This is a predicted structure of a 71-nucleotide RNA (transfer RNA) from a Parcubacteria group bacterium. It matches the Rfam family "tRNA". By type it is a transfer RNA. The sequence is in RNAcentral, with records from ENA.
RNA sequence: GCGGGAUUCGUAUAGUGGUAAUAUGGGGCUCUCCAAAAGCUCUGACGUAGGUUCGAUUCCUACAUCCCGUG
Numbered sequence: 001g002c003g004g005g006a007u008u009c010g011u012a013u014a015g016u017g018g019u020a021a022u023a024u025g026g027g028g029c030u031c032u033c034c035a036a037a038a039g040c041u042c043u044g045a046c047g048u049a050g051g052u053u054c055g056a057u058u059c060c061u062a063c064a065u066c067c068c069g070u071g
Base pairs, nucleotide, nucleotide: 001070002069003068004067005066006065007064010024011023012022013021018054025043026042027041028040029039030038047063048062049061050060051059
């Protein structure tokens, strides 16, 4: 240089055109003599910029970062 892949709450992964799920983490409460465990509740995310569309995390383009292959 060329080709391919990935980017989603703090973390690990789902989801795939119609307002995003689970676990864990963090705050609060219940329980307990006190803790731990357990239960309830709240919290918080689609890498950036354009385009297509009534509607984009999803489709297209460029860029950024990381990974793999190759000369």